[in-house]
RNAcentral holds the full RNA, with entries from ENA, Rfam and SILVA. Predicted 3D model of a 327-nucleotide part of an RNA (large-subunit ribosomal RNA, domain IV) from Clostridiales bacterium CHKCI006. The coordinates come from a structure-prediction model, not an experiment, and the mean pLDDT is 88. The organism belongs to Eubacteriales, within Bacteria. Its Rfam family is "Bacterial large subunit ribosomal RNA". Gene Ontology terms of the family: ribosome and structural constituent of ribosome.
Context: one part of a larger RNA
RNA sequence: CUAUAGCUAAGGAACUCUGCAAAAUGACUCCGUAACUUCGGGAGAAGGAGUGCUCAUGAGAAUGAGCCGCAGAAAAACGGCCCAAGCGACUGUUUACCAAAAACAUAGCUAUCUGCAAAGUCGGAAGACGAAGUAUAGGUGGUGACGCCUGCCCGGUGCUGGAAGGUUAAGAGGAGAUGUCAGUUGAAAGACGAAGCAUUGAAUUGAAGCCCCAGUAAACGGCGGCCGUAACUAUAACGGUCCUAAGGUAGCGAAAUUCCUUGUCAGGUAAGUUCUGACCCGCACGAAAGGCGUAACGAUUUGGGCGCUGUCUCAGCUGUAGACUCG
Numbered sequence: 001c002u003a004u005a006g007c008u009a010a011g012g013a014a015c016u017c018u019g020c021a022a023a024a025u026g027a028c029u030c031c032g033u034a035a036c037u038u039c040g041g042g043a044g045a046a047g048g049a050g051u052g053c054u055c056a057u058g059a060g061a062a063u064g065a066g067c068c069g070c071a072g073a074a075a076a077a078c079g080g081c082c083c084a085a086g087c088g089a090c091u092g093u094u095u096a097c098c099a100a101a102a103a104c105a106u107a108g109c110u111a112u113c114u115g116c117a118a119a120g121u122c123g124g125a126a127g128a129c130g131a132a133g134u135a136u137a138g139g140u141g142g143u144g145a146c147g148c149c150u151g152c153c154c155g156g157u158g159c160u161g162g163a164a165g166g167u168u169a170a171g172a173g174g175a176g177a178u179g180u181c182a183g184u185u186g187a188a189a190g191a192c193g194a195a196g197c198a199u200u201g202a203a204u205u206g207a208a209g210c211c212c213c214a215g216u217a218a219a220c221g222g223c224g225g226c227c228g229u230a231a232c233u234a235u236a237a238c239g240g241u242c243c244u245a246a247g248g249u250a251g252c253g254a255a256a257u258u259c260c261u262u263g264u265c266a267g268g269u270a271a272g273u274u275c276u277g278a279c280c281c282g283c284a285c286g287a288a289a290g291g292c293g294u295a296a297c298g299a300u301u302u303g304g305g306c307g308c309u310g311u312c313u314c315a316g317c318u319g320u321a322g323a324c325u326c327g
Stems, first nucleotide, its partner, number of pairs: 001322008010313002014311001019308001027051005036041001038145001052067006068072001080306007087298002092104002108143007120129003146293004151223003156220002158216005165211003171205002176200005183192003224242005251285001252282001263279005
């Protein structure tokens, strides 16, 4: 010096991204226990006191008297606690070997499909699952306990329904056209050319779909601009105008979302880019890609406090095992 274990004056987080690590708490009995709450919890809340042995009484629990030690849960095992906020309701699941979470799941809610030879899925088929089930069932999508709620837009895309009109395939249909050819005509070259055969082929007919007409947003999605106006100023309840399918409602808001920004004010600190409460000028919140709350819960994230400490001021000493030196 390295690893590991132990101790340390005074201070006690000044360390540091962060109290990381360590220290502290710890068992049992008794007392006592707040906000909040879904009345179950919160709760071992918090915060205190006691604990050995002998004798007496007593059924016991226990009470009283005495004795010893520095120390009586004499060692070991053995919760630190509180306040506030974010996220997720919860128990659960996950990147086997860098991520355990706010991600996934969840009960609950909701939309949609499915009448049974169900829908859906596997398979080439037979067949099987669904299900030895039957809409209080099964599949799929979304949301995610609970409480209060879930606004406006159907113009676009999708889906559902409609069938008058337009468009529209194969097929049916076969007007007509062309080739060939008996033959006719011509001196010849050639011209014309019935039937048949072959090639082609107009009108007409012809479904779904699309166009079209409606419905539908807990379907995919969307939810404005400019100008003026009140008896200080400022602001604009109010008015005008353009555009749109409709112009963001409730609630929340510098937020896990705020660029400017360490916004401004207040709180906490001697001092606070973090934190909490407000304000609203929301670059670029917003209502089941749910909005806002919420007791309980969390090896979750953030801020503060008490206790405690070698984290630190600032280092020192010791045990063990190495490194290292000598042999």